[in-house]
């Protein structure tokens, strides 16, 4: 230099154009004589920047950063 393939909650992944989920962790309640477990709820995310579309994590171009292969 050139092609793949990723980037989404704090952290580990979903989600093939139609209100972005879920485990785990935080915090807070209930439950306990108290912790732990267990329920119930709350906080929070689409790498940037453009474009197509009534509508984009999703298509399309750029670019940044990571991993692989080729030169």
């Nucleotide at each position: 230099g050139c092609g793949g393939c990723g980037g989404u909650a704090g952290c580990u992944c979903a989600a093939u154009g139609g209100u972005a989920g879920a485990g785990c962790c935080u915090u807070a309640g209930c439950c306990u004589u108290c912790c732990a477990a267990g329920c119930u709820a709350a906080u929070g995310a689409c790498g940037c920047g453009g474009g197509u579309u009534c509508g984009a994590c999703u298509c399309c171009c750029g670019u940044c950063c990571g991993c692989c292969g080729c030169u």